[in-house]
């Protein structure tokens, strides 16, 4: 100097593990600035009809919670495979 083997570190990649987010399902969910229905009451009318519409009820928005995975995506002081680079050690060969 070259080759081989082993160990360690870094990086990349693949599989798994853990976990976040999105998506799906369910539930909750707005005094008023969402909708529907609007008791009472208010307005209008000679009266009726009608108008707006609070509470309540129903449905939901934003959002929150639960659940799930045959999904997508992200993360890692986790486990392993492969490759590259570097370091150390050993062996072999050549040269001085």
């Nucleotide at each position: 100097c070259a080759g081989g083997c082993a160990u360690c570190a870094u990086c990349a990649u693949c599989c798994a593990a853990u976990u976040g987010u999105a998506c799906g399902g369910u539930g909750c969910g707005a005094a008023c600035c969402u909708g529907g229905u609007c008791a009472g009451g208010u307005c209008u009318u000679g009266a009726u009809c009608g108008a707006a519409g609070c509470a309540g009820c129903c449905a939901u928005a934003a959002g929150c919670a639960c659940u799930u995975g045959u999904u997508a995506u992200g993360a890692u002081g986790u486990g392993g495979g492969u490759g590259a680079u570097g370091a150390u050690g050993c062996c072999u060969g050549a040269u001085g």
About this RNA: This is a predicted structure of a 96-nucleotide RNA (Bacterial small signal recognition particle RNA) from an Acholeplasmataceae bacterium. A source record names the gene ffs. Its Rfam family is "Bacterial small signal recognition particle RNA". For this family Rfam cites "SRPDB: Signal Recognition Particle Database" (Rosenblad et al., Nucleic Acids Res, 2003). Rfam describes the family as follows. The signal recognition particle (SRP) is a universally conserved ribonucleoprotein involved in the co-translational targeting of proteins to membranes. Rfam classes the family as a non-coding RNA gene. The source organism's lineage runs through Bacteria, Bacillati, Mycoplasmatota, Acholeplasmatales and Acholeplasmataceae. The RNAcentral record of the sequence draws on ENA. Model confidence (mean pLDDT): 77 of 100.